[in-house]
RNA sequence: GGAGGUGGCCGGAGGAUCGCCGGCGGGCAGCCGCCCGCGGGAGGAAAGUCCGGGCUCCACAGGGAAGGGAGGUCGUUAACGGCGACCCGGGGCAACCCGAGGGAAAGCGCAACAGAAACCACACCGCCGAUGGCCGGCGAGCCUCCGACCGCGUGAGAGCGGCCGGUGGGGAGGCACAGGCAAGGGUGAAAUCGUGGGGUAAGAGCCCACGCGCGACAGCCGGGUGACCGGCGGCGGGGCAAGCCCCUCCCGGAGCAAGCUCGAGUAGGCGCACUGUCGAGGGUGACCCGCCCGAAGCGCGCGAGCGCCAGUGCGCGGGUUGAGUGCUGGAGCGGCGCAGCAAUGCGUCGCCUAGAUGAAUGAUCCUCGCCGGCGCAGCGGCGACGCGGCGUCGGAACAGAACCCGGCUUACAGGCCACUCCGGCG
RNA sequence: GGCGGCGUAGCCAAGUGGUAAGGCAAGGGUCUGCAAAACCCUCAUCCCCGGUUCAAAUCCGGGCGCCGCCUCCA
Numbered sequence: 001g002g003a004g005g006u007g008g009c010c011g012g013a014g015g016a017u018c019g020c021c022g023g024c025g026g027g028c029a030g031c032c033g034c035c036c037g038c039g040g041g042a043g044g045a046a047a048g049u050c051c052g053g054g055c056u057c058c059a060c061a062g063g064g065a066a067g068g069g070a071g072g073u074c075g076u077u078a079a080c081g082g083c084g085a086c087c088c089g090g091g092g093c094a095a096c097c098c099g100a101g102g103g104a105a106a107g108c109g110c111a112a113c114a115g116a117a118a119c120c121a122c123a124c125c126g127c128c129g130a131u132g133g134c135c136g137g138c139g140a141g142c143c144u145c146c147g148a149c150c151g152c153g154u155g156a157g158a159g160c161g162g163c164c165g166g167u168g169g170g171g172a173g174g175c176a177c178a179g180g181c182a183a184g185g186g187u188g189a190a191a192u193c194g195u196g197g198g199g200u201a202a203g204a205g206c207c208c209a210c211g212c213g214c215g216a217c218a219g220c221c222g223g224g225u226g227a228c229c230g231g232c233g234g235c236g237g238g239g240c241a242a243g244c245c246c247c248u249c250c251c252g253g254a255g256c257a258a259g260c261u262c263g264a265g266u267a268g269g270c271g272c273a274c275u276g277u278c279g280a281g282g283g284u285g286a287c288c289c290g291c292c293c294g295a296a297g298c299g300c301g302c303g304a305g306c307g308c309c310a311g312u313g314c315g316c317g318g319g320u321u322g323a324g325u326g327c328u329g330g331a332g333c334g335g336c337g338c339a340g341c342a343a344u345g346c347g348u349c350g351c352c353u354a355g356a357u358g359a360a361u362g363a364u365c366c367u368c369g370c371c372g373g374c375g376c377a378g379c380g381g382c383g384a385c386g387c388g389g390c391g392u393c394g395g396a397a398c399a400g401a402a403c404c405c406g407g408c409u410u411a412c413a414g415g416c417c418a419c420u421c422c423g424g425c426g
Numbered sequence: 427g428g429c430g431g432c433g434u435a436g437c438c439a440a441g442u443g444g445u446a447a448g449g450c451a452a453g454g455g456u457c458u459g460c461a462a463a464a465c466c467c468u469c470a471u472c473c474c475c476g477g478u479u480c481a482a483a484u485c486c487g488g489g490c491g492c493c494g495c496c497u498c499c500a
Base pairs, nucleotide, nucleotide: 001422002421003420004419006418007417008416009415010414012368013367014366015365016364017363018362020041021040023038024037025036026035027034028033043398047409048408050407051406052405053404054403055255056254057253058252062289063288064287067251068250069249070248071247072086073085074084075083076082087101088099089098090097091096102246103245107244108243109240110239124185125184126181127180128179131178132177133175134174135173142169143168145166146165147164149162150161151160152159193211194210195209196208197207198206212236213235214234217233219232220231221230222229223228259325260324261323262322269316270315271314272313273312274311275310276309281293282292283291284290297308298307299306300305318499319498332351333350334349335348336347337346338345339344370395371394372393373392374391375390376389378387379386380385427496428495429494430493431492432491433490436450437449438448444480452468453467454466455465456464473489474488475487476486477485
């Protein structure tokens, strides 16, 4: 100097004027309110609402079971799917990053097409045919020549192939029927460990050497809290659990439009169904059982039932669109010390830092800083080039609290620090 | 602000691991003197980006877009 898909951090600073929303103090005012002063007023993600917790209400009598979630280990925490350290696997030359990382010989299921065969399977081509079978010294297979027939071919032929019969040569095996094999070919995303040697009729972890893999063997030794690691033995059938499932652990539901208080206003109206204690309905709950809560009766009629009243559920309709509270001091922020590798915890000192609700946090300007373009002159160097200065013009992202907090994820101009690799010079 | 659901061609939609059905519309062709009808053919980034898997519209994660519900009183 260059590169980085490396890690961490920041996300302009100060001021003036005019506004906007809260708070405190003061003044005026009968009330509504008005005026003055002081001080405060968005973020690293306030976002997505994906996890977890606080808080509030409902439920709490459970059982069967279902559902959802987490899943290397050890820590950390209020809790978590977060974070830290470590282990294993993967990527990168490296800094470093990524992993939904329990179980597939507990079981069920799936693997289209292709292929012989897709999980206790299988043999298409191929290899062998030791063993059994058949043929063969009464001469096979093989070679030579001749002939008949068949097929292809041609205008007809020539020619080629097959099969049968014969002549001669030759002299011991041949066939591939049963059967054996899985080396090689071929299919596939995937085919029962790879290479070499031995072995065999041909072959094969069948045997051996080296290598690779396995933890269903709860094998032995050593190290570690543990995941796991190293060595020795043993073994040699894979994939999918982000398919069902099994194992371990966790989970009651709803959400600040939760909930509470005050005020205003209205038709406490209408319809349907059920019920009036032999009980409608409600709560719990995905569901079932169970459990709990549970209202209100008169008349007529022989009776079925009817009428009125009351209760419950569903539907229609009516009124309001206010105020307060919850509400912001909290698992809070900063400094220092201690423990710990760290996440984090403990102690101590200091600080107060938005509370809006059709929803404030804005606009304009000045100075400085940052980035880029142009211009001017300067310094260093032989030079390519580098460095800072002044002037001028322009630029500055993603994005806006809504009960609060811890995380994750996503968006993002520009800048700072550290680290790694490469090149050059000394 | 909180909660729930959906996304497959221009429109309506089936498909929930193995070649993306079907209907309407559109375009082309056959038929016809010309049309209509009928018949045949064509038309897909399965909202986007990653992951799991041999294989993803489908399973998982993240993002984007759209839709719906939720005030209080009697």